[in-house]
């Protein structure tokens, strides 16, 4: 210098849906919905082949975009992402 793990803080969106069973969680079925655990897709770009020009074809290639597989729809807890602590690891010297 760089800075993980953790720890504390602040952090949104959506049905306390309906029917069975429960005081609720939880299990079953139904139909509406969120995106910010996670976890997929992709754009210019680069590279690479093809190719006479115009073009193609492969790979690589972000996100809070898109998806909605998990996950989630009172609070509670979970939560990306900030903010402080923190200092393993690395890189110079």
């Nucleotide at each position: 210098a760089u800075g993980a793990a953790c720890u504390c803080c602040g952090a949104a969106g959506a049905g306390a849906u309906g029917c069975c069973u429960u005081g609720a969680a939880u299990g079953g079925c139904a139909c509406a919905c969120c995106g910010a655990a996670g976890g997929a897709g992709c754009a210019a770009g680069c590279a690479c082949u093809c190719g006479u020009c115009u073009u193609a074809g492969u790979g690589u290639g972000a996100a809070u975009c898109u998806c909605u597989c998990a996950g989630g729809u009172a609070c509670a807890g979970c939560a990306a992402c900030g903010g402080a602590g923190g200092g393993g690891g690395u890189g110079g010297c």

Notes:
The prediction has a mean pLDDT of 83. A computed fold for a 93-nucleotide RNA from an Oceanospirillales bacterium, annotated as Glycine riboswitch aptamer. The sequence was found by an Rfam model in a public genome assembly. The organism belongs to Oceanospirillales, within Bacteria. It matches the Rfam family "Glycine riboswitch aptamer". Its family is annotated with glycine biosynthetic process in the Gene Ontology. From the family's description: This family represents the bacterial glycine riboswitch.